About this RNA
The part of an RNA shown here (small-subunit ribosomal RNA, 5' domain) has 532 nucleotides and comes from uncultured Hydrogenobaculum sp.
Context: one part of a larger RNA
RNA sequence: GAACGCUGGCGGCAUGCCUAACACAUGCAAGUCGUACGGAGAGUGAGGCAACUCACUCUCAGUGGCAAACGGGUGAGUAACGCGUGAAUAACCUGCCUUUGAGAAGGGGAUAACUGUCCGAAAGGAUAGCUAAUACCCUAUAUUGCCUUUUGUCACUAAGGCAAAAGGAGAAAGCGAGGCUGUCAAAGGCUUCGGCUCAAGGAGGGGUUCGCGUCCUAUCAGGUAGUUGGUGGGGUAAUGGCCUACCAAGCCAAUGACGGGUAGCUGGUCUUAGAGGAUGAUCAGCCACAGUGGGACUGAGACACGGCCCGCACCCCUACGGGGGGCAGCAGUGGGGAAUCGUGGGCAAUGGGCGCAAGCCUGACCCCGCAAUGCCGCGUGAGGGAAGAAGCCCUUCGGGGUGUAAACCUCUGUCAGAUGGGAAGAUGGGACUAGGGGCUAAUACCUCCUAGUCUUGACGGUACCAUCAGAGGAAGGGACGGCUAACUACGUGCCAGCAGCCGCGGUAAUACGUAGGUCCCGAGCGUUGCGC
Numbered sequence: 001g002a003a004c005g006c007u008g009g010c011g012g013c014a015u016g017c018c019u020a021a022c023a024c025a026u027g028c029a030a031g032u033c034g035u036a037c038g039g040a041g042a043g044u045g046a047g048g049c050a051a052c053u054c055a056c057u058c059u060c061a062g063u064g065g066c067a068a069a070c071g072g073g074u075g076a077g078u079a080a081c082g083c084g085u086g087a088a089u090a091a092c093c094u095g096c097c098u099u100u101g102a103g104a105a106g107g108g109g110a111u112a113a114c115u116g117u118c119c120g121a122a123a124g125g126a127u128a129g130c131u132a133a134u135a136c137c138c139u140a141u142a143u144u145g146c147c148u149u150u151u152g153u154c155a156c157u158a159a160g161g162c163a164a165a166a167g168g169a170g171a172a173a174g175c176g177a178g179g180c181u182g183u184c185a186a187a188g189g190c191u192u193c194g195g196c197u198c199a200a201g202g203a204g205g206g207g208u209u210c211g212c213g214u215c216c217u218a219u220c221a222g223g224u225a226g227u228u229g230g231u232g233g234g235g236u237a238a239u240g241g242c243c244u245a246c247c248a249a250g251c252c253a254a255u256g257a258c259g260g261g262u263a264g265c266u267g268g269u270c271u272u273a274g275a276g277g278a279u280g281a282u283c284a285g286c287c288a289c290a291g292u293g294g295g296a297c298u299g300a301g302a303c304a305c306g307g308c309c310c311g312c313a314c315c316c317c318u319a320c321g322g323g324g325g326g327c328a329g330c331a332g333u334g335g336g337g338a339a340u341c342g343u344g345g346g347c348a349a350u351g352g353g354c355g356c357a358a359g360c361c362u363g364a365c366c367c368c369g370c371a372a373u374g375c376c377g378c379g380u381g382a383g384g385g386a387a388g389a390a391g392c393c394c395u396u397c398g399g400g401g402u403g404u405a406a407a408c409c410u411c412u413g414u415c416a417g418a419u420g421g422g423a424a425g426a427u428g429g430g431a432c433u434a435g436g437g438g439c440u441a442a443u444a445c446c447u448c449c450u451a452g453u454c455u456u457g458a459c460g461g462u463a464c465c466a467u468c469a470g471a472g473g474a475a476g477g478g479a480c481g482g483c484u485a486a487c488u489a490c491g492u493g494c495c496a497g498c499a500g501c502c503g504c505g506g507u508a509a510u511a512c513g514u515a516g517g518u519c520c521c522g523a524g525c526g527u528u529g530c531g532c
Base pairs, nucleotide, nucleotide: 002528003527004526005525006524009378010377011376012375013374014373015371016370017336022334023333024332026331027330028329031066032065033064036063037062039060040059041058042057043056044055045054046053047052073289074288075287082214083213084212085211086210087209088208089207092206093205094204097202098201099200100199101198102197103196105139106138107137108136114129115128116127117126118125119124146168147167148166149165150164151163152162153161154160175194176193177192178191179190180189181188215261216260217259222252223251224250227249228248229247230246231245232244233243234242264286265285266284267283268279269278270277271276291312292311293310294309295308314325315324316323317322342368344367345366346365350364351362352361353360354359381411382410383409384408391402392401393400394399415473417468418467419466420465421464425459428456429455430454431453432452433451434450435449436448437447438446476521477520478519479518480517481502482501483500487516488515489514490513491512497504498503
């Protein structure tokens, strides 16, 4: 965060499984890069009679890189340094971004894709051969970095911090693209952009530790053997019984240990004069979880929702040998329930990933839809119109009420309807051209700025504006004994019924039922539930 009953015209903004962390059909929710690399297929162009060769474009998997640890969901567990707040880290880590300094020398062997053979129902796999890299490996070189030793200095709870010296170990992709040059073609050279390695900082992010605060229960009083401490060792980015061997016997507890119950915590939210009390939907921060239990791998970061392995429960496929799956992502289905929405559109904006870029991906997000679920706004007409029609109700039968209410007259035009025009959200992004600046040997390339042209909106022909017609399409619900605003008649006769409490009803019922009238609120009104 409501639900139920009766009723229901429009709009704006919010909100919408509180129950079964029950089970899930189907689609989508994490990709991207050819400016890292080799290939396969198709097409176009050039040369050529053809075979074929070269160049370019598109598509496809594969190797490789980055992302996939974010974003999104849920609250099961957790009474805990989990959260909140304030500290500590001389006990720590940090990809991308950013600043500074230094560098990139020489070599090597493989492998996927592909081709062949084979196995399998499938999922998938085996084997032989070929090949590339910014994939992998070896050697070299290397600083304030790392390790060991020594010295000085500073400090401390201590292992230590800082500085210097000696010794030792340790890097890289000079790779990709554009331009110029060079050449028959190349190799090579110069240059720009992107990337690579080492080291020291920054920013942002995280790990760990501590003080204080954080529900009920004593009809839970004793608890504890890795338990408490030490030494050696291991492990981690890092302290530590975190783990291990040995030694000692400690440690916690009525200031409530241990046990049991309940619960994600906070900013906040509701209430209130405040103090308090209750609560933790939406939004934001932190934590935990991803069928259930356990485990590690990769990586800067995970013990990893849409990764891997194992056990269990359940479901599906099977040729019975064996395989596959995990909506507490967005929609949606069944089930549970008093109860909670569409198997919608778009990446135009904001943000994220990859990419030099163009761009691609994005159920994050932006929008539309459904629901009076809430809050707010508007309308359902306005003025005139009788000592006052009819109908209905009451009556002392005279009259009174409904009531200016209606009819009727004069108007208006919100909303809904029709027609026409029509946004902002794009001062941004993209392409091209021109001018200027930077880089440079360069008027190339690349890049920045300015101007011009073209282009880019899901919502949406929506909002909004104008015109047209015409009072036409738009009011109900509850109550009327007292509390508590609002009264009569008839029916009923302790019956039927009402009721929050007091209480009404047994023949004159303002309390039941109906009617007229009245009161309260109004697209709502009542009832129930919950909080103060």

It matches the Rfam family "Bacterial small subunit ribosomal RNA". The RNAcentral record of the full RNA draws on ENA and SILVA.